[in-house]
A computed fold for a 545-nucleotide part of an RNA from an uncultured prokaryote, annotated as small-subunit ribosomal RNA, 5' domain. The full RNA is in RNAcentral, with records from ENA. The coordinates come from a structure-prediction model, not an experiment, and the mean pLDDT is 87. Its Rfam family is "Bacterial small subunit ribosomal RNA".
Context: one part of a larger RNA
RNA sequence: GAACGAACGCUGGCGACGUGCCUAACACAUGCAAGUCAAACGGGAAAGUGCUCUUCGGAGGGCGAGUACCGUGGCGAACGGGUGAGUAACACGUGGGCAAUCUGCCCUCAGGAUUGGGAUAACCCGCCGAAAGGCGUGCUAAUACCGGAUAAGACCACACUGCCUCCGGGCAGAGUGGUAAAAGGUGGCCUCUUCAUGAAAGCUAUCACCUGAGGAUGAGCCCGCGGCCUAUUAGCUUGUUGGUGAGGUAACGGCUCACCAAGGCGACGAUGGGUAUCCGGCCUGAGAGGGCGAACGGACACACUGGCACUGAGACACGGGCCAGACUCCUACGGGAGGCAGCAGUGGGGAAUUUUGCGCAAUGGGGGAAACCCUGACGCAGCAACGCCGCGUGAGUGAUGAAGGCCUUCGGGUCGUAAAGCUCUUUUAGUGGGGAAGAAACAUCCUGGGACGAAUAAUCCCAGGACUUGACGGUACCCACAGAAAAAGUUCCGGCUAACUACGUGCCAGCAGCCGCGGUAAUACGUAGGGAGCUAGCGUUGUUC
Numbered sequence: 001g002a003a004c005g006a007a008c009g010c011u012g013g014c015g016a017c018g019u020g021c022c023u024a025a026c027a028c029a030u031g032c033a034a035g036u037c038a039a040a041c042g043g044g045a046a047a048g049u050g051c052u053c054u055u056c057g058g059a060g061g062g063c064g065a066g067u068a069c070c071g072u073g074g075c076g077a078a079c080g081g082g083u084g085a086g087u088a089a090c091a092c093g094u095g096g097g098c099a100a101u102c103u104g105c106c107c108u109c110a111g112g113a114u115u116g117g118g119a120u121a122a123c124c125c126g127c128c129g130a131a132a133g134g135c136g137u138g139c140u141a142a143u144a145c146c147g148g149a150u151a152a153g154a155c156c157a158c159a160c161u162g163c164c165u166c167c168g169g170g171c172a173g174a175g176u177g178g179u180a181a182a183a184g185g186u187g188g189c190c191u192c193u194u195c196a197u198g199a200a201a202g203c204u205a206u207c208a209c210c211u212g213a214g215g216a217u218g219a220g221c222c223c224g225c226g227g228c229c230u231a232u233u234a235g236c237u238u239g240u241u242g243g244u245g246a247g248g249u250a251a252c253g254g255c256u257c258a259c260c261a262a263g264g265c266g267a268c269g270a271u272g273g274g275u276a277u278c279c280g281g282c283c284u285g286a287g288a289g290g291g292c293g294a295a296c297g298g299a300c301a302c303a304c305u306g307g308c309a310c311u312g313a314g315a316c317a318c319g320g321g322c323c324a325g326a327c328u329c330c331u332a333c334g335g336g337a338g339g340c341a342g343c344a345g346u347g348g349g350g351a352a353u354u355u356u357g358c359g360c361a362a363u364g365g366g367g368g369a370a371a372c373c374c375u376g377a378c379g380c381a382g383c384a385a386c387g388c389c390g391c392g393u394g395a396g397u398g399a400u401g402a403a404g405g406c407c408u409u410c411g412g413g414u415c416g417u418a419a420a421g422c423u424c425u426u427u428u429a430g431u432g433g434g435g436a437a438g439a440a441a442c443a444u445c446c447u448g449g450g451a452c453g454a455a456u457a458a459u460c461c462c463a464g465g466a467c468u469u470g471a472c473g474g475u476a477c478c479c480a481c482a483g484a485a486a487a488a489g490u491u492c493c494g495g496c497u498a499a500c501u502a503c504g505u506g507c508c509a510g511c512a513g514c515c516g517c518g519g520u521a522a523u524a525c526g527u528a529g530g531g532a533g534c535u536a537g538c539g540u541u542g543u544u545c
Base pairs, nucleotide, nucleotide: 001545002544003543004542006541007540008539009538010537013391014390015389017387018386019384020383021349026347027346028345030344031343032342035075036074037073040072041071042070043069048063049062051060052059053058082302083301084300092226093225094224095223096222097221098220101219102218106215107214108213109212110211111210112209114148115147116146117145123138125136126135127134128133154179155178156177157176158175160173161172162171163170164169184207185206186205187204188203189202193200194199195198228274229273230272235265236264237263240262241261242260243259244258245257246256247255277299278298279297280296281292282291283290284289304325305324306323307322308321327338328337329336330335355381357380358379359378363377364375365374366373367372394424395423396422397421404415405414406413407412428486430481431480432479433478434477438472444466445465446464447463448462449461450460451459489534490533491532492531493530494515495514496513500529501528502527503526504525510517511516
């Protein structure tokens, strides 16, 4: 000198864009942060309203409404969001390998979707419990569950041919035997089939379903190389190193197990200890290098602590489950409930770090045919000079160099064109008025064209048109109005280092980054005048180069 997720002191007008628990991965009140689908399926209110009957007590049926709600089922909940505790490791980065692998939803292609069955929740009834919750009897549906059929292709076994090969094997083809599928929903129609004005189990469109091949995406595993300190750590290792066989996995493998062998690593630093998420990058520097890893982006790890599996395409699963532990809460003392390192917020710790805000309008995500619903992701707003950037606090003129302050050699000098005065301007702030872009759509309707189809139906596609949607926000922006009106501080002035005098003090009080000042004439302490620097900031401290 530069930099900062900064803090502290003094000061503080506005705006835009960013940033904001670096400490206790300490404990958490409260609310919200993951749902959705009725076009998979079963059930199903009430308030209110009005109708009929009435023994005036009430009863029945309609709308409300197949709404709210309950449950089965599907998809999602493995994403998104947070944190950096652990980890010195194939965790990360980079470059490769898998002839050792998996991949829901999505895209393309090929083939299919047949026939049966038994349950069960919700519900009804009964029971246990303070609660959390649970048990039994009975009823019922499905795209829930389970048989049979079929099998182009797939998989397995046997044996064959061709090609490739890293010589382990792989790919392709034909043969025989074996194994395993499926589900329907919605809209429209009568050409075909069946019943026969019309409808369906028929046809058709679409969304789903099953099998297989390929793609895309995502993931798993392996390897070369690379990036901390310590030898005041020198030896370490028994599933250890290798083999055979088996189990296990999507998959190779001591991954696990039985047996066999005795190996494996190490001064090119094993093992131990300390520290630490890693990278793109960020800061500094002419560079080489050094330091750092906040925000943004990628990867990893974790979710009160430790362990475990279940479901699933995917988890060993932050807002799922089980067990153990610590802690907190409820309890009828028998037993239960919980996990903010999600967004806000609270206590605590600390030098120190924000609102229990608005909205799904946009972007993105989940579900759904869609309308739409959900979304503390996100978009915005609020707080903080925490940072960077921009703007303002006025401009011109004005000498008798006013008053006043300070200094003085008492002549004067200086603050100083500075002020006042005069002439202007009105950014920003204030008041009033106008007032956006961000919105393109989806859906629906209309017109035209096309695909499918028996069809002038329905559905789908394309083009054009109409209609609808804004949290921010009456914000940005624009116009008008009034008036210089409302807006300057802070550090320094001995040398380094830019800027000097007076008074006070008298090795005192004090200053200080280094050298050093202060003991009666202190440009170094304190105050004042003046000056120098930076400026909505200026200094100090800390840290890095």